[in-house]
Context: one part of a larger RNA
RNA sequence: UUUGGUGUAAAGCUUCUGUAGGUAGCUUUUCAAGUCCACCAUCAAAUCCCAAGGCUUAACCCUAGAUAAGCAGUGGAAACUGGCAAGCUGGAGUAUAGUAGGGGCAGAGGGAAUUUCCAGUGGAGCGGUGAAGUGCGUAGAGAUCUGAAAAAACACCAACUGUGAAAGCACUCUGCUGGGCCAACACUAACACUGAGAGCCGAAAGCUAGGGAAGUGAAUGGGAUUAGAUGCCCUAGUAGUCCUAGCGGUAAACGAUGAAUAUUACGCGCUGUGGGUAAAGACCAACGCAAUGCUGUAGCUAACACGUUAGGUAUCCCGCUUGGGGAGUAUGUUCACAAGAAUGAAACUC
Numbered sequence: 001u002u003u004g005g006u007g008u009a010a011a012g013c014u015u016c017u018g019u020a021g022g023u024a025g026c027u028u029u030u031c032a033a034g035u036c037c038a039c040c041a042u043c044a045a046a047u048c049c050c051a052a053g054g055c056u057u058a059a060c061c062c063u064a065g066a067u068a069a070g071c072a073g074u075g076g077a078a079a080c081u082g083g084c085a086a087g088c089u090g091g092a093g094u095a096u097a098g099u100a101g102g103g104g105c106a107g108a109g110g111g112a113a114u115u116u117c118c119a120g121u122g123g124a125g126c127g128g129u130g131a132a133g134u135g136c137g138u139a140g141a142g143a144u145c146u147g148a149a150a151a152a153a154c155a156c157c158a159a160c161u162g163u164g165a166a167a168g169c170a171c172u173c174u175g176c177u178g179g180g181c182c183a184a185c186a187c188u189a190a191c192a193c194u195g196a197g198a199g200c201c202g203a204a205a206g207c208u209a210g211g212g213a214a215g216u217g218a219a220u221g222g223g224a225u226u227a228g229a230u231g232c233c234c235u236a237g238u239a240g241u242c243c244u245a246g247c248g249g250u251a252a253a254c255g256a257u258g259a260a261u262a263u264u265a266c267g268c269g270c271u272g273u274g275g276g277u278a279a280a281g282a283c284c285a286a287c288g289c290a291a292u293g294c295u296g297u298a299g300c301u302a303a304c305a306c307g308u309u310a311g312g313u314a315u316c317c318c319g320c321u322u323g324g325g326g327a328g329u330a331u332g333u334u335c336a337c338a339a340g341a342a343u344g345a346a347a348c349u350c
Base pairs, nucleotide, nucleotide: 004321005320006319007304008303012318016199017198021194022193023192025088026087027086028085030083031082033081034080035077036076037075038074039073042070049065051063053061054060091191092188093187094186096183098181099180103177104176105175106174107173108172109171110154114150115149116148117147120144121143125136126135162169163168206247207246208245209244210243211242215241216240220236221235222234223233258317260315261314262313263312267294268293269292271290272289273288275284276283277282299306323350324349325348332343333342334341335340
């Protein structure tokens, strides 16, 4: 490289946007590059094949003939791919009318709990554990109660619910703003899909600078446990966790399942929307359309399972894989303040 693969055996990039490239709706005319047909030229000899002949035969030798993809030329065909041109509306998009949402950013407000502080009451324990001790407490703790402050997170509603490309997003209100879905059908007329490189976003931990610090809590001190205990348990507690501005770029970043399109049984939910009945709550139906779940047929699968949200049947584009270890290591390069990240072997061994 080919072929086969990629949910769990090796293997889907963390997600998206998008350049080159690849691929791509319907109809008509035309061209003839790909494609197909015919003819012609060429493809040394020997060899191979075939028919005669010569060595007594054979091997061997000799003579004649046949033979091929390929490449080039000439002349045709026009279904398919492709090019030029013209058109169409089903793909895609724009406009209009609605609509749901914990989508994003910013500002304002709120209550419960926790801790601390001031004051009152009160007077001996509290706390914690398997049991204890360290710890706190007569300098008045814990308990109770009035007031104040701070920081962080938002109980119930809450759902196998919603929303976002993913990471993620939930107290309430306001402002700005992105996207989706449905309806009626007006417009553009293939404008599409994917996407090497590239770029944006990207949990937590971590880093830089400045704030903040209630609770929690790596490190660390102490107490236990234990043969020991650098742990599990307890008591303290720094960084961190929070905010602002940057860096970093990784996760079991998971549906362990790349994106898009078409197609292939039902049944049972749920969300949004459109329609009908109804005063309303509510209910109903053409599988209405779109999203999200369960069960399951055909099919598929090594099995488990998947099953119109496919891991079925097909098309197209990209990433990745090729025994285990060595090893995501060494080396080189790029990026980063660093930590490290990305790319990424071999010897050797089984």